[in-house]
RNA sequence: GGCCCGUUGGUCAAGCGGUUAAGACACGGCCCUUUCACGGCUGUAACGGGGGUUCGAUUCCCCCACGGGUCA
Numbered sequence: 001g002g003c004c005c006g007u008u009g010g011u012c013a014a015g016c017g018g019u020u021a022a023g024a025c026a027c028g029g030c031c032c033u034u035u036c037a038c039g040g041c042u043g044u045a046a047c048g049g050g051g052g053u054u055c056g057a058u059u060c061c062c063c064c065a066c067g068g069g070u071c072a
Stems, first nucleotide, its partner, number of pairs: 001071007010025003018055001027043005048064005
């Protein structure tokens, strides 16, 4: 340098044109307990950046950044 894949809360991870962006762990509050742990209820928190297509983009297209694989 060419090609391919990925980037979503603090971490992991689903979703794939419209819906409240699911879930797990972690964290905060409450309940339980003599206390802690376990358990239950509840809450906070996310679509890498720019442009395009579209009535509407996390999702499709292009460029960039970062990470991984592969070829030379």